[in-house]
RNA sequence: UAGCUCAGUGGUAGAGCAUCUGCUUUACAUGCAGAUGGUCCCAGGUUCAAUUCCCGG
Numbered sequence: 001u002a003g004c005u006c007a008g009u010g011g012u013a014g015a016g017c018a019u020c021u022g023c024u025u026u027a028c029a030u031g032c033a034g035a036u037g038g039u040c041c042c043a044g045g046u047u048c049a050a051u052u053c054c055c056g057g
Base pairs, nucleotide, nucleotide: 003017004016005015006014011048019035020034021033022032023031041057042056044054045053
């Protein structure tokens, strides 16, 4: 660090809840399946490569 709570810790970012869709129901809720959603606080530096290392806010 996704709307919220948090993982991850150099190699193209994940979970739970929430949201949406479908199934189930007379209907709602519950349950099941799937989907959507992130310039990883901002600005610099190092590096082939930075959410990750360093500096400032």